[in-house]
The RNA shown here (c-di-GMP-I riboswitch aptamer) has 101 nucleotides and comes from a Nitrospirota bacterium.
The source organism's lineage runs through Bacteria, Pseudomonadati and Nitrospirota.
It matches the Rfam family "c-di-GMP-I riboswitch aptamer". Gene Ontology term of the family: cyclic-di-GMP binding.
């Protein structure tokens, strides 16, 4: 340096769920929790999937005060490289422990 996770040891990280707190929401943050994780460390300003939206845009309605419905199979039937969420979806970059070979 590579490949690789069989035993083995030191530790790590924490899903459902409960509590508070933030957000419109997806979901985050902290506390308990443990279902898994060799990258379940980082990286949504790398690509694609999913998910959310108090509606920038569009659509319909209406008592003109406003009210509903939309991210695409939705149903009036027409529209955009919109904004976010997710790294515990995939693949992708970047870093990194212990053992074997």
């Nucleotide at each position: 340096u590579u490949u690789c996770g069989a035993a083995a040891a030191a530790g790590g990280u924490a899903a459902a769920c409960u509590c508070u707190g933030g957000g419109u929401a997806a979901c985050c943050a902290g506390a308990g929790g443990g279902c898994a994780c060799a990258a379940a460390g980082c990286c949504a300003u790398c690509g694609g999937a999913u998910c959310c939206u108090u509606a920038u845009g569009g659509a319909g309605g209406g008592u003109u005060g406003u009210c509903u419905c939309u991210g695409a199979u939705g149903u009036a039937u027409a529209a955009a490289u919109a904004g976010g969420a997710c790294a515990g979806c995939c693949g992708g970059g970047c870093u990194g422990c212990c053992g074997a070979a």